Transfer RNA from an archaeon, 71 nucleotides, folded computationally.
Rfam family: tRNA. By type it is a transfer RNA. Its family is annotated with triplet codon-amino acid adaptor activity in the Gene Ontology.
RNA sequence: GCAACUAUAGUCUAGUGGUAGGAUGCAAGCUUCCCAAGCUUGCGGCUCGGGUUCGAAUCCCGGUAGUUGCA
Numbered sequence: 001g002c003a004a005c006u007a008u009a010g011u012c013u014a015g016u017g018g019u020a021g022g023a024u025g026c027a028a029g030c031u032u033c034c035c036a037a038g039c040u041u042g043c044g045g046c047u048c049g050g051g052u053u054c055g056a057a058u059c060c061c062g063g064u065a066g067u068u069g070c071a
């Protein structure tokens, strides 16, 4: 220098065009003599810019970051 892949909550992860889901974490409550465990509720997320579309985490182009391969 070229190419491929990846980017979703504090952390891990699902989601191939129609309300972004789960685990964990955190907060409150219940339970318990206390702690732990358990149960209920709540909080928190699509890497950035543009395009296509009635509608984009998803498709297209570019940027950024990371990983790998080739030179």
Base pairs, nucleotide, nucleotide: 001070002069003068004067005066006065007064010024011023012022013021018054025043026042027041028040029039030038047063048062049061050060051059